[in-house]
RNA sequence: UUGUGCUAGAUGGGGAAUUAGCGGAGCCCUGUACCUGCAAUCCGCUAGAGCAGGAUUGAAUUCCUUGCUUAGGGAUUCUGUAAUCAUUUCUCUGGCAGAUUUCAUUACGUUGAUGUUUGGGCCUUACGCGACAGAGCCCCGCGAACCCCGCCAGGUCCGGAAGGAAGCAACGGUAAGUGGACCGCUUUGGGUGCCGUGAGAACACUCAGACUGAGUUAUGAAAUUUGUUACGAAUGAUUGCUGAGUUACGAAGUGAGGUGCACGA
Numbered sequence: 001u002u003g004u005g006c007u008a009g010a011u012g013g014g015g016a017a018u019u020a021g022c023g024g025a026g027c028c029c030u031g032u033a034c035c036u037g038c039a040a041u042c043c044g045c046u047a048g049a050g051c052a053g054g055a056u057u058g059a060a061u062u063c064c065u066u067g068c069u070u071a072g073g074g075a076u077u078c079u080g081u082a083a084u085c086a087u088u089u090c091u092c093u094g095g096c097a098g099a100u101u102u103c104a105u106u107a108c109g110u111u112g113a114u115g116u117u118u119g120g121g122c123c124u125u126a127c128g129c130g131a132c133a134g135a136g137c138c139c140c141g142c143g144a145a146c147c148c149c150g151c152c153a154g155g156u157c158c159g160g161a162a163g164g165a166a167g168c169a170a171c172g173g174u175a176a177g178u179g180g181a182c183c184g185c186u187u188u189g190g191g192u193g194c195c196g197u198g199a200g201a202a203c204a205c206u207c208a209g210a211c212u213g214a215g216u217u218a219u220g221a222a223a224u225u226u227g228u229u230a231c232g233a234a235u236g237a238u239u240g241c242u243g244a245g246u247u248a249c250g251a252a253g254u255g256a257g258g259u260g261c262a263c264g265a
Base pairs, nucleotide, nucleotide: 001265002264003263004262005261006260009057010056011055012030013029014028015027020046021045022044023043024042034054035053036052037051038050063258064257065256066255067254068253072249074247075246076245077244078243080241081240082239083238084237085236086235087234088233089232093230094229095228096227097226098225099224100223101222102221103220104219105218107216108215115211116210117209118208119207120206121205123200124199125198126197127196128195129193130192132189133188134187135186136185137184139180140179141178142177148173149172150171156165157164158163
């Protein structure tokens, strides 16, 4: 240097997530790179980190190490933007309501607009007077067999008699009670009264009067302003998207280097 046969190794890899950690399997990215079994309420291992069995290839363009490049999905910062929520606010914009001014129109107005003011009504309350209602007194009638009064026929009792006593009924009157009248008096009451006197409240309405002397009302437009509000504005938070960075990992591709044994020539 070369031939033959073996062995180590290789027969996909990575990201996020999960895990004490590693791998598988599920998701995602690359890419085409054996087969069978186990395995998401997971399965199997222990820093030499899937387990069990089989097949192909095999020291090289295929294995190992290390650069360059870089698909990809992560983390993070800033800027812009979208949505949602919260807080604040009236600077801008909009909605609603009010006030003032100007213009136009309508109605009223020197038989007095507007404004100011006085006294009333209406409202509350106190007192007085009256009406109404109730009750009582006064007036009239009825009204006590006896336990009210007067007078007591008859009868009864005492007495020899003369005379006396009690006393029922009737009669008269009265009490409790009851009926009537409603002229008068007293008292109580209140959603009582075109009533009187006073005190108060309020300016909304209404009546009358005084002063002043020409505007006032309604509608529409515009301007200014006040209040309130949010489809407005500001701030913050969360979750996304675009752009610019930083950072860890990193497939495929590409460069360099390294690499076992046996036998024979």
The RNA shown here (Bacterial large signal recognition particle RNA) has 265 nucleotides and comes from Dehalococcoidia bacterium UBA2588. The source organism's lineage runs through Bacteria, Bacillati, Chloroflexota and Dehalococcoidia. The model forms 94% of the base pairs in the Rfam consensus. The sequence was found by an Rfam model in a public genome assembly. Rfam family: Bacterial large signal recognition particle RNA. Rfam links the family to the GO terms SRP-dependent cotranslational protein targeting to membrane, signal sequence recognition and signal recognition particle, plasma membrane targeting.